This is a predicted structure of a 508-nucleotide part of an RNA (small-subunit ribosomal RNA, 5' domain) from an uncultured bacterium.
Context: one part of a larger RNA
RNA sequence: GGUGAACGCUGGCGGCGUGCUUAAGACAUGCAAGUCGAACGCAGUCCCCUCGGGGACUGAGUGGCGCACGGGUGAGUAACGCGUAACUGGCCUACCCCCAAGUCGCGAAUAACCCGUCGAAAGACGGGCUAAUGCGUGAUGUGCAGCUCUGCCUGUGGGCAGAGCUGUAAAGGCUGUGACUGCUUGGGGAUGGGGUUGCGUUUCAUCAGCUAGAUGGUGGGGUAAAGGCCUACCAUGGCGACGACGAAUAGCCGGCCUGAGAGGGUGGCCGGCCACAGGGGCACUGAGACACGGGUCCCACUCCUACGGGAGGCAGCAGUUAGGAAUCUUCCCCAAUGGGCGCAAGCCUGAGGGAGCGACGCCGCGUGAGGGACGAAGGUCCUCGGAUCGUAAACCUCUGAAUCCACGACGAAAGCCCGCGACGAGCGGGGAUGACGGUAGUGGAGUAAUAGCACCGGCUAACUCCGUGCCAGCAGCCGCGGUAAUACGGAGGGUGCAAGCGUUACCC
Numbered sequence: 001g002g003u004g005a006a007c008g009c010u011g012g013c014g015g016c017g018u019g020c021u022u023a024a025g026a027c028a029u030g031c032a033a034g035u036c037g038a039a040c041g042c043a044g045u046c047c048c049c050u051c052g053g054g055g056a057c058u059g060a061g062u063g064g065c066g067c068a069c070g071g072g073u074g075a076g077u078a079a080c081g082c083g084u085a086a087c088u089g090g091c092c093u094a095c096c097c098c099c100a101a102g103u104c105g106c107g108a109a110u111a112a113c114c115c116g117u118c119g120a121a122a123g124a125c126g127g128g129c130u131a132a133u134g135c136g137u138g139a140u141g142u143g144c145a146g147c148u149c150u151g152c153c154u155g156u157g158g159g160c161a162g163a164g165c166u167g168u169a170a171a172g173g174c175u176g177u178g179a180c181u182g183c184u185u186g187g188g189g190a191u192g193g194g195g196u197u198g199c200g201u202u203u204c205a206u207c208a209g210c211u212a213g214a215u216g217g218u219g220g221g222g223u224a225a226a227g228g229c230c231u232a233c234c235a236u237g238g239c240g241a242c243g244a245c246g247a248a249u250a251g252c253c254g255g256c257c258u259g260a261g262a263g264g265g266u267g268g269c270c271g272g273c274c275a276c277a278g279g280g281g282c283a284c285u286g287a288g289a290c291a292c293g294g295g296u297c298c299c300a301c302u303c304c305u306a307c308g309g310g311a312g313g314c315a316g317c318a319g320u321u322a323g324g325a326a327u328c329u330u331c332c333c334c335a336a337u338g339g340g341c342g343c344a345a346g347c348c349u350g351a352g353g354g355a356g357c358g359a360c361g362c363c364g365c366g367u368g369a370g371g372g373a374c375g376a377a378g379g380u381c382c383u384c385g386g387a388u389c390g391u392a393a394a395c396c397u398c399u400g401a402a403u404c405c406a407c408g409a410c411g412a413a414a415g416c417c418c419g420c421g422a423c424g425a426g427c428g429g430g431g432a433u434g435a436c437g438g439u440a441g442u443g444g445a446g447u448a449a450u451a452g453c454a455c456c457g458g459c460u461a462a463c464u465c466c467g468u469g470c471c472a473g474c475a476g477c478c479g480c481g482g483u484a485a486u487a488c489g490g491a492g493g494g495u496g497c498a499a500g501c502g503u504u505a506c507c508c
Stems, first nucleotide, its partner, number of pairs: 001507003005504005012365006018358002020323001025321003029318003034065003039062002042059007072276003081201008091193002096189008104138004113128006143168011172181002174178001202248003209239003214236008251273004255266004278299005301312004329355001331354003337351001338349004368398004378389004403445005411436001416430005452497005457478003463492005473480002
């Protein structure tokens, strides 16, 4: 000098930050991921009706997209985990952008719904009807994929051009039928990722040898993809004092603290990457997961039960409990930013924006300013003359934190509607939208209106009196205290900081 601090004494205000470092212990309750009627059928309520039907709202269901983002935590991990620099001729990428081509037929189901059965419940089963952008199938094949062949280029399964055979697509919707919006195939881009490699990445040698899918090859499987990734067979290799193997500790980095630097320490908040979601395993769906608020199995725990069987996972936001020296509100809002869905209106969003609590930190402000001596009273000291607290107070003048009154924001202009344009991009015009908040701020009125804490032997800035008498006690080091203690305790005075001051812990 520093801190996510704690403890003691004290404590006025504001702004900006920041707040379970311990038990990755256990959790009551509420909320944290939905949305689309411009994909589809149905039910209910209401309205209109030319009695054919049409419209609005609501509900669950089928279907689509999202739920792999965002948010939390640091348990595990000494590893290509991370950092950095490369490689991928060995790979993928939904939504988005650009380009090329297409979007023609047919069919079978099923939920919702109706009927019934079983169960305490969770839930399950049977029969019957129905729709689609759900499912199946035929056609077409620009293309694409596989196999065979040819030519050129060259970085390994790469690129370009050509021929043959085989296989392979699609879905519709609509307020304005459109240069609309979707769908299918392929190529390119963008973005995001998978994989590989060089170098770097704590301590212990009181860990010295380690290894059987182990090291390599061939065939096969598997994957988006190289690979002992897996498997069969064959070979016997591979690693190690340049520290293998083992043990301990630990998420890594940008950064942060310190330091003149080199370095040392650290990784909380914010940002990037990784890992995890009660402990352990597994796959399904999907462009993407081996999936925090999805599934399944085992284990531990908790809860319900009619004892047959079921339900659950806060390391999301609040909150409870335990542990601990110690860490907050079961708050407001989607107004803004961002995200999901939707043509949109909009809906959802404990992301986020705000408010609350805590001197936990930093910064700012205030507890007054000027005048005022015969130097009041009082305290303390005294050589009894006086000295000091001390211009300090009183008192006079001034200002006016607080408080009251009035006005009152920026953050909000996009989206939307209208006009031009093409229903585009863009431009112009119009109206609406604020949780914070009647807050900040501005104007007016207005009261002199909290100061504490530590220290005063030397280091180190600040001295006297009394009490005590190696006692009681102090102490960071040196050391003080045994009858005049500037070192203990109190007082007066002083010094240093100040809404803080000290102590403890840790780092340089």
Rfam family: Bacterial small subunit ribosomal RNA. RNAcentral holds the full RNA, with entries from ENA, Greengenes and SILVA.